[in-house]
This is a predicted structure of a 474-nucleotide part of an RNA (small-subunit ribosomal RNA, 3' major domain) from an uncultured bacterium. The RNAcentral record of the full RNA draws on ENA. Its mean pLDDT, the model's own confidence on a scale to 100, is 80.
Context: one part of a larger RNA
């Protein structure tokens, strides 16, 4: 100087407390450990691994296992030589890769081009090392810190500045001051949302006028409104009162759509954890080279005495079932989304039409309301199983989703313990997208609808910041 203390002081955070809803018990989904296996590919492991890499494992993916093949090789390319074929079509053998047969068989300015084969030089490796690395990422933590120049102090390591008082979300400011300034962070500048004005009106809108329909902005028309998308304004403790030297704080304050950072996002200082990743990619070194490379068929990654994490569905009446009726937002769509009609109980099938879409379409929003059930393992719950089907796809046996009929398990609110959340939040309800032929999505990322309770307070638990003190550690 730091670090540490079951030392002290001050302060903060869903850290506790006050509340609301969960997890831990059940079934299932998914990830992990373990076990098993020919293989169950690999990585991630307190917080900071475990619905994580994976935003799609039937084949492919795929890296693993078994078996069958190839050795300049799957691809790219230099040189030399050889050939006019290779590819395609048909066919035979084969699990396929591949091999055999038949057929069709290039251009040319004659230099060559193109393609194939052979040889040779480069290959290839998801093999090892993240403790050789780049790049990227997590975490402390969006915490308020981390430093520098000159000066001053100290023999020096170092200190000062950065301390003290007040204040702030903030090393944010004000005052004081052997310090005076400055940089990276904070804040602001950026995006979005909330209000107003203005500009512009198509595919959006419809107040006034006119036409028309069973009905509908349907049509003429309009530029008012909504909305769309550009440009501006608006909030600054600016005003008032009180306190204060100031910074600032307080208020049933005023005005205002919004009030003290208005809400949300992006943005992550110096550094810590030899944190993570050589399997995204790149790269040093080491290793393999008729195999640790590569092609193919099949299997596996989906196993199952068990243990854990994360979720979904429930255990019911604030509910189940049947009927009925409104109101969203944000997105997607051409090998696509499909109105409408017919068939089918249904998944869906057959026709048909519009739309590269503010125009057409996915599209039905769901919670709501009415009726019924009357507390029961039930009209709760839906696992598991049997049967019959639909669709995608070469192909659903291992191992897909969905539909219908039947079956109807555990479960009556969950021990110790533990998690999230402070407002349009929690809770609850549905909708969309990416990946994607299909889908094991209950996951992830978004969107809107309904919409709470509580916070006395900082003694305690956890984490953090500043000052100070002790120390046998540095």
């Nucleotide at each position: 100087u730091g670090a540490c203390g079951g030392g002290g002081g001050c302060c903060c955070g869903c850290a506790c407390a006050a509340g609301c809803g969960g997890a831990g018990g059940a079934a299932c989904a998914u990830g992990u450990g373990g076990u098993u296996u020919a293989a169950u590919u690999c990585g991630a492991u307190g917080a900071u691994a475990c619905g994580c890499g994976a935003g799609g494992a039937a084949c492919c993916u795929u890296a693993c296992c078994c078996g069958g093949g190839c050795u300049u090789a799957a691809a790219u390319u230099g040189c030399a030589c050889u050939g006019g074929a290779c590819a395609g079509g048909c066919u035979c053998a084969g699990a396929g890769a591949u091999g055999g047969g038949c057929u069709c068989u290039u251009c040319u300015u004659c230099g060559g081009a193109c393609c194939a084969g052979u040889g040779u030089g480069a290959a290839g490796g998801u093999g090892c090392u993240g403790c050789a690395u780049g790049g990227u990422u997590g975490u402390c933590g969006u915490c308020a810190g981390c430093u520098c120049g000159u000066g001053c102090c100290g023999u020096g390591a170092g200190g000062u500045g950065u301390c003290g008082g007040c204040u702030u979300a903030a090393g944010u400011g004000c005052c004081a001051u052997a310090a005076c300034g400055a940089g990276c962070g904070c804040a602001a500048c950026c995006c979005u949302u909330g209000c107003c004005a203005u500009u512009a009106g198509u595919u959006a809108c419809u107040a006034a006028c006119a036409g028309g329909u069973c009905a509908u902005g349907c049509u003429g028309a309009g530029g008012a409104c909504u909305c769309u998308a550009g440009u501006g304004g608006g909030a600054c403790u600016g005003c008032c009162a009180u306190c204060g030297u100031a910074a600032g704080a307080u208020g049933u304050g005023a005005g205002g759509a919004a009030g003290g950072u208005g809400g949300g996002g992006a943005u992550g200082a110096c550094g810590u954890c030899a944190a993570a990743u050589c399997a995204g990619c790149a790269c040093g070194g080491c290793c393999c080279u008729u195999a640790c490379g590569u092609c193919c068929g099949g299997g596996g990654c989906g196993a199952c005495a068990c243990a854990c994490g994360u979720g979904u569905u429930a255990c019911a009446a604030u509910g189940g079932c049947g009927g009925u009726c409104a109101c969203a937002g944000a997105g997607g769509g051409a090998a696509g989304c499909u109105a409408c009609c017919c068939u089918g109980c249904g998944a869906a099938g057959g026709g048909a039409u519009g739309c590269a879409g503010a125009u057409c379409u996915c599209g039905a929003a769901a919670a709501g309301c009415c009726g019924u059930c009357u507390c029961a393992g039930u009209u709760c719950g839906g696992a598991c199983u049997g049967g019959a089907g639909u669709c995608u796809g070469c192909a659903a046996c291992u191992c897909g989703a969905c539909u219908c009929c039947a079956c109807g398990a555990a479960g009556c609110u969950g021990g110790a313990u533990u998690c999230g959340c402070u407002a349009g939040u929690a809770a609850u309800c549905g909708c969309g997208c990416a990946u994607c032929a299909g889908c094991c999505a209950u996951g992830g990322c978004g969107c809107g609808g309904u919409g709470a309770a509580u916070a006395c307070g900082u003694u305690c638990c956890c984490g953090g910041g500043c000052c100070u003190u002790g120390u046998a550690c540095u």